[in-house]
Molecule: c-di-GMP-I riboswitch aptamer
Organism: Gallionellaceae bacterium UBA2239
């Protein structure tokens, strides 16, 4: 360099649940607290989910419909970096 694994070492990241939170219209984030589990549970692109505030249309004018420029993804695909080890 290429292929490959998590038995082990340093490490990491956190499902999930509780605080908390003049972040957000919501989704959700964002701090702690714990620690199911992850060899990529990094990152970015497709994609997928969620929400719908602006908007648009409707209305019986309480609202409904639709929509991402929001989010999130430990669904999936693909790129791309990473730590130890085999080989």
């Nucleotide at each position: 360099a290429u292929c490959u694994g998590c038995a082990a070492a340093a490490g990491g990241c956190u499902a999930c649940u509780c605080c908390g939170u003049g972040c957000g219209a919501a989704a959700g984030g964002c701090g702690g607290a714990g620690a199911c589990g992850c060899a990529a549970a990094g990152u970015u692109c497709c994609g997928g989910u969620c929400u719908a505030a602006c908007a648009a249309g409707c209305g019986g004018c309480g609202g409904c419909u639709u929509c991402a420029c929001g989010a999130u993804c430990g669904a999936g695909g693909a790129a791309u970096u990473g730590c130890c080890g085999g080989a």